The RNA shown here (Lysine riboswitch aptamer) has 181 nucleotides and comes from Salipaludibacillus agaradhaerens. Its mean pLDDT, the model's own confidence on a scale to 100, is 79.
RNA sequence: GAAUGGGGUAGAGGCGCGAAAUUUAUGAGUAAUGGUCAGGAGCUAGGACAGCUAUGAGGGAUCAUGAAAGGAAAUUUUGCCGAAGCAUUUUAUUUCGUCCAAAAUAAAGGAGCUGGGGUUGCAUUGAAUAAGUGCAACACUGUCACUUUCGGGAAGACCGGAGUGGAGGACUACUUUUUAC
Repeated sequence: GAAUGGGGUAGAGGCGCGAAAUUUAUGAGUAAUGGUCAGGAGCUAGGACAGCUAUGAGGGAUCAUGAAAGGAAAUUUUGCCGAAGCAUUUUAUUUCGUCCAAAAUAAAGGAGCUGGGGUUGCAUUGAAUAAGUGCAACACUGUCACUUUCGGGAAGACCGGAGUGGAGGACUACUUUUUAC
C1' cells in the first nucleotide's frame, strides 16, 4: 500500500414504523332498564353446577329513559429505521354467578416469513362500504450486484440513464482490529 474476516460509531429509504394523551364522529336511538298489550314454556355465551320462571320464561309489538368497549379521524408529545408486523411455544390475566372449554390481551423465548409504502382481488375479524390481518397479482420506490455500441468526464476512476436480478444477519460513511502478501 491494497485485500480479507471481526468489532464500534453515525446515518439513509417516506403517505416510513410503533407508543401515549386530548378532542370529535361512528358505534346508536343499538344494548340495557322500566311501563303497557298480546301470547303461553322455557331461559341461562359451548358443557356441567347453581339460578330465574304460570305471582308468567324466551321471543314479539309499543311508550319512556338511554349507554359502553374495541376500532377510526385530527392535533400534540415521544421512542425509533427488523423500525415493526405476522406465525409458533410457554406463562399470566380477562370474559356469564362458579368450574371446564373457547376466545381475547400482556410478557418472555428462540428461531420461521416480510426491504418499504400503495392499488386491486379473495378469505377472516368487525356494527360498518371504516380499519386490521393473511395470501396473491400489479406497478412505484430505496439499496446492492451484473450488463449497457446511452449521457457527463481528456482517458480512466467515478456520477447519472436504461435493462435484469437478489435480500435487512442487508446498505452507506467514518473508525478500529485480525490474517497472510